[in-house]
This is a predicted structure of a 1519-nucleotide RNA (small-subunit ribosomal RNA) from a metagenome.
It matches the Rfam family "Bacterial small subunit ribosomal RNA".
Model confidence (mean pLDDT): 84 of 100.
RNA sequence: AGAGUUUGAUUCUGGCUCAGAACGAACGGUGGCGGCGUGGAUAAGACAUGCAAGUCGAACGGGAUUUUAUUUAUAGCAAUAUAAGUAAGGUCCAGUGGCGUAAGGGUGCGUAACACGUGGGCAAUCUGCCCUGAAGCGCGGGAUAGCUUGGCGAAAGCCAAAUUAAUACCGCAUGUGGCUACUGAGGGAUUCCUCGGGAUGCUAAAGACGGCGCAAGCUGUCGCUUCAGGAUGAGCCCGCGGCCUAUCAGCUAGUUGGUGAGGUAACGGCUCACCAAGGCUAUGACGGGUGGCUGGUCUGAGAGGACGACCAGCCACACUGGAACUGAGACACGGUCCAGACACCUACGGGUGGCAGCAGUCGAGAAUUUUUCUCAAUGGGGGAAACCCUGAAGGAGCGACGCCGCGUGGAGGAUGAAGGUUUUCGGAUUGUAAACUCCUGUCAUUUGGGAACAAACCUUUCAUUUAACUGAUGAAAGACUGAUAGUACCAGAAGAGGAAGAGACGGCUAACUCUGUGCCAGCAGCCGCGGUAAUACAGAGGUCUCAACCGUUGUUCGGAUUCAUUGGGCGUAAAGGGUGCGUAGGCGGUCGCGCAAGUCGGAUGUGAAAUCUCUGGGCUUAACCCAGAAAUGGCAUUGAAUACUAUUCGGCUAGAGAAUCGGAGGGGGGACUGGAAUACUUGGUGUAGCAGUGAAAUGCGUAGAUAUCAAGUGGAACACCAGUGGCGAAGGCGAGUCCCUGGACGAUUUCUGACGCUGAGGCACGAAAGCUAGGGGAGCAAACAGGAUUAGAUACCCUGGUAGUCCUAGCUGUAAACGGUGCACGCUUGCUGUAAAAGGAAUCGACCCCUUUUGUGGCGAAGCUAACGCGUUAAACGUGCCGCCUGGGAAGUACGGUCGCAAGAUUAAAACUCAAAGAAAUUGACGGGGGCCCGCACAAGCGGUGGAGUAUGUGGCUUAAUUCGAUUCAACGCGAAGAACCUUACCUGGCCUUGACAUGCAAGUGGCAGAACCUUGAAAGAGGGACGACCCCGCAAGGGGAGCUUGCACAGGUGCUGCAUGGCUGUCGUCAGCUCGCGUCGUGAGAUGUUGGGUUAAGUCCCGCAACGAGCGCAACCCCUGUGUCCUGUUGCCACCCGGCCGAGAGGCUGGAGCACUCUGGACAGACUGCCUCGCUUAAACGAGGAGGAAGGUGGGGAUGACGUCAAGUCAGUAUGGCCCUUACGGCCAGGGCUGCACACGUACUACAAUGCCCGGUACAAAGGGAAGCAAGACCGCGAGGUGGAGCAAAUCCCCUAAAACCGGGCUCAGUUCAGAUUGUAGGCUGCAACUCGCCUACAUGAAGCUGGAAUCGCUAGUAAUGGUGCAUCAGCUACGGCACCGUGAAUACGUUCCCAGGCCUUGUACACACCGCCCGUCACAUCAUGAAAGCCGUUCGUACCCGAAGUCGUCGUGCUAACCGCAAGGAGGCAGAUGCCGAAGGUAUGGAUGGUGAUUGGGAUGAAGUCGUAACAAGGUA
Repeated sequence: AGAGUUUGAUUCUGGCUCAGAACGAACGGUGGCGGCGUGGAUAAGACAUGCAAGUCGAACGGGAUUUUAUUUAUAGCAAUAUAAGUAAGGUCCAGUGGCGUAAGGGUGCGUAACACGUGGGCAAUCUGCCCUGAAGCGCGGGAUAGCUUGGCGAAAGCCAAAUUAAUACCGCAUGUGGCUACUGAGGGAUUCCUCGGGAUGCUAAAGACGGCGCAAGCUGUCGCUUCAGGAUGAGCCCGCGGCCUAUCAGCUAGUUGGUGAGGUAACGGCUCACCAAGGCUAUGACGGGUGGCUGGUCUGAGAGGACGACCAGCCACACUGGAACUGAGACACGGUCCAGACACCUACGGGUGGCAGCAGUCGAGAAUUUUUCUCAAUGGGGGAAACCCUGAAGGAGCGACGCCGCGUGGAGGAUGAAGGUUUUCGGAUUGUAAACUCCUGUCAUUUGGGAACAAACCUUUCAUUUAACUGAUGAAAGACUGAUAGUACCAGAAGAGGAAGAGACGGCUAACUCUGUGCCAGCAGCCGCGGUAAUACAGAGGUCUCAACCGUUGUUCGGAUUCAUUGGGCGUAAAGGGUGCGUAGGCGGUCGCGCAAGUCGGAUGUGAAAUCUCUGGGCUUAACCCAGAAAUGGCAUUGAAUACUAUUCGGCUAGAGAAUCGGAGGGGGGACUGGAAUACUUGGUGUAGCAGUGAAAUGCGUAGAUAUCAAGUGGAACACCAGUGGCGAAGGCGAGUCCCUGGACGAUUUCUGACGCUGAGGCACGAAAGCUAGGGGAGCAAACAGGAUUAGAUACCCUGGUAGUCCUAGCUGUAAACGGUGCACGCUUGCUGUAAAAGGAAUCGACCCCUUUUGUGGCGAAGCUAACGCGUUAAACGUGCCGCCUGGGAAGUACGGUCGCAAGAUUAAAACUCAAAGAAAUUGACGGGGGCCCGCACAAGCGGUGGAGUAUGUGGCUUAAUUCGAUUCAACGCGAAGAACCUUACCUGGCCUUGACAUGCAAGUGGCAGAACCUUGAAAGAGGGACGACCCCGCAAGGGGAGCUUGCACAGGUGCUGCAUGGCUGUCGUCAGCUCGCGUCGUGAGAUGUUGGGUUAAGUCCCGCAACGAGCGCAACCCCUGUGUCCUGUUGCCACCCGGCCGAGAGGCUGGAGCACUCUGGACAGACUGCCUCGCUUAAACGAGGAGGAAGGUGGGGAUGACGUCAAGUCAGUAUGGCCCUUACGGCCAGGGCUGCACACGUACUACAAUGCCCGGUACAAAGGGAAGCAAGACCGCGAGGUGGAGCAAAUCCCCUAAAACCGGGCUCAGUUCAGAUUGUAGGCUGCAACUCGCCUACAUGAAGCUGGAAUCGCUAGUAAUGGUGCAUCAGCUACGGCACCGUGAAUACGUUCCCAGGCCUUGUACACACCGCCCGUCACAUCAUGAAAGCCGUUCGUACCCGAAGUCGUCGUGCUAACCGCAAGGAGGCAGAUGCCGAAGGUAUGGAUGGUGAUUGGGAUGAAGUCGUAACAAGGUA
């Protein structure tokens, strides 16, 4: 410090997610030790049991017990024992009394508050114990608990009588003092404070323990009383600070204030009576929700954000609610009273209890410990003290809950062991890891030793203080005290011995392979993996990270500048209010005096400690702890400064406004007027149509329309002018005239003197549509009706047509109310239009021209922007103020409020759901977008297909099998250049199992292999088997090899996957395209080049150009063919010449000689827009024409196929990964099938005839093939063919007569002398074999068919059409197919509008799997959350009333009554009791808020390939 994720890619916006740290955590796996911390976060739920507050005998009486002394009695001789008593002492028990129990400890319910924090105030207060100072402690009295007796009760407990003490209670005295009028001085902040004077009245006490002394008495300490002061603690008041909500906007009757009274420690409506009508609130009252507050903790760079465990300060609470008592202090956690709920005891009459103290139990929960030890230390209470009490505290225990530390060994060790994993089988890896060798000894284990925390109190002595001391202070000595703990620590011993796991390994994010699985099982934080080769699931090996822990989950902060003060935005991404006026508020020109609120710096006080930081120190280190410093950014007080802001006062004129003059304008309102047009009415003329559309129909019209003429009625709107021209705040405003009226602008520079800007609420205006009432209604026109279109058409089109549109008066208050751009001001290069005004120059006067200002446009600099774009009219640079935004959807919806007659408007969520939604730009693709161009693409032609029959292929059907593949173009006479067996892969049946075939190993045999022949069989196979002597070495024996048999490895598979592949092929397409390097432009994807102007068959060439070059394609180079020259000369040729033979001759045959010609095969030449003319744009490229030429603009044809596309085709040509079969999915054989037939389609052949058919005659090829071959002449057969065999391995021989054409004859338009299917008979050929299932011949038979619907195919010249010939495959053949060859040999092309395909440029796009795209809504089904709903059930808060406990206060107090007064009677005082106000719980009635539930219902979201349409995206087919 960032990263992943929207896209084909890019930039941006924007959300989601991750990496970090933390935790009082929980869960899963695992778990050696120690230190320090920490541990009921949920049910403030209920609690068994034990403990947590007592102590004092030096305040008091008593009881019990005990010790000593003593007296008496009894027993005993006595010692002694027992009993009773006295005195002293100890211990225990309850009680009176004192102090404490208000601290300590727990919890966080309540509380939004002076509760807390911080800083002040009390001149409005109290304060036990403690400290200091002053003064005092005299004399009396009456009770009472306890105890005893009696009574009641189950108990708890209670009542009565008698009796007793005090530091309990009461009275009197004393009065230093204190309180209580008044008054003087000083001070102060109003009520006051300090120092004085001073009348009257009131006002206190208690003793205990000691010392000395015979006693009287003296004296000490503690205690008590009064007063003053201090300290500590508490109370009250105030400023400021810190949660959410306005879908809570008004709240308040003790309410706000006053007077008086009461009350309190004290001020105060704290309470009461009376009076007044106030008080709070947008700076958020009141209400609702949540919540203890703080120091601090976590995080963060910080600012902030979240939190408030442990520790510390404050507050609140103590089963729930209420109340007071006592007391210095409480309205009291372990006190009292009452009410309630709950629980327990009970003899049923009554009682008892309160763990949110420490442990512990149950419950609920994901979850939180021992019913432990000690008062040794620290602290607290009591006490004179010893001492007692102390679940405060100190310790231990449990929990990896956290932080920190240590260990689980160290060094050497290569055969790189074994095993595992993997493998391309070579190896690699685990891995120095192990084994093995040498060491060490931390922790744990064991043995032994063994702490610190301890000093006091106490006793004794001494010193000081003192008049003196037992008091106080200090010193010395002595004795005693340890829960933790036999722990920490130390030493010894033994032995590597007892001690490693968890998660991850697709990217983010460090770390990869194998196997299994097969969109299954599963994973997942986000993106996303899994559909047969998964680094993503599961297992394994390996690796990475951390480590006694590792992961997961939850939460907080961070990253997130994603609420932006630091530090964001609003033209198009979310976001400017529809517009103005204006209130509060915010901000505000210039000069000066003053003040000092803000501001700035100084001082003082405070800001608790702990924490954090730094320094130092202590535990072996660290965590932890200790000390010091710093910090605590705040608040308060005080004195100082005065630039700026505020404020007071006084000026100024540059902002703003006013005045005067002037011109422009669809600015607004009202009244009046006008013409054109539509419609209607009346009348005339006139006749059959009009209207309407893509085409029609509905409609109108013979009852006279449309058309036309004349007149009239009525309503609405105002052509031309008219203009990115004008005016207005916006909405908006357009005939003319008049009246009323607003604003802007220019000129003059006369006046005021900051009067200004913005503007939450508020007020006003506000298109269209809509609503109310009344008018009006020509045209147009929702709804509606009809006609069309359509699969449908509740639409688009047409014919009609009502609200409405218009006017008046109201309402509504919204729009893409848009410049998608709030208002105001300042500042910042320009160019050029236009509207208005003024000035200048010039002119006779104007116009034009120049300058300035205001408005309105275009283009553009800097700058800004993600880009597009904006750019003095800013989206630049700044200031002020307002409004608004924070992922998409749900949703501008629900509920609530406000407004409205309604429609609805406004304000405005959540649950749930997704990982995107979006902006701009880029490259493609696409468009029922545009432009240009091309192609047998159309058009112009010729011939076909589609109809018939047959052949052939395919689908389908059938079948035991009809093997498999190919399926738009680009499958279908395709793989197949040839299925009777074979082929053959299929089916049925019979057989074989190392196999039909290859290699290796082992064993056997080697009189082996083979094999005539025999049996069986359909064959394969099985069984038998005369005979049978391979090669090498060796004399031989023998050995080896080939071979064979057996066994093991393995062979084999046309089994699957062409979506795992190679290779090959098809197609776009022989279309002209596809790219790269460097440079430049752009943030970038990318662009440029390759676009543009011409031109071409061509990205072919030329010119231009931020491009310059290059590559793969095009073209050319190659082959055939067309012309010529040269060479060659047999098997080709035969002109000339010479022979021979035949013939009457012409001539033919043949031999020489020859190579002229033809021809064969080579080499070369030739064609390049080279030449001329014209055109285009000067030129060039190029085009048109011409000359020459065999050939002319690529001469014709072929081969040649760029980057890529279609997961195109092929695992059945071969190869090949993976998977599968292995007595079978392998191999052999026989037979069958691939040929099966209701039907459909493709491709062909033959025809339908006279441009023909038949018969006869007759002419002219090319290219091929030939040895298990081609086969001549001859003979036989009507023929297919047969017999026979010359010649030829071929320019020699053979196939081999080419046919159409041509000549002559016949047929005469018919199902024919056309056509030939089908069938019968008889033959031929091949072959082991023609039944399924071959071809051919002859004779006979003679089907459909008379030119073919919709539709569709080929072809632009030696082409189409037509005629024959050959070859491959092959025994034969289904060939009418395929591939070649030659003969005859046309027609047409105006042209590019349209169909199809393609190329380039441009445009739009919501497409990118790319239009066979994307995508919307209803309906149906399922799930989820939510709104409404008759109601029902809670919770909570009010209001009114009823009842009214305890209790304070008040009243009464006839009953009772010790202290005081009084001689007494009696009184004072007190108590019980009664009663009044208030008053908790409870009750009744009513209202609000909130939650749950609810038949039914509304929309929403999501879901697999459901239904119906096709609304949007392209002009999306009606923008």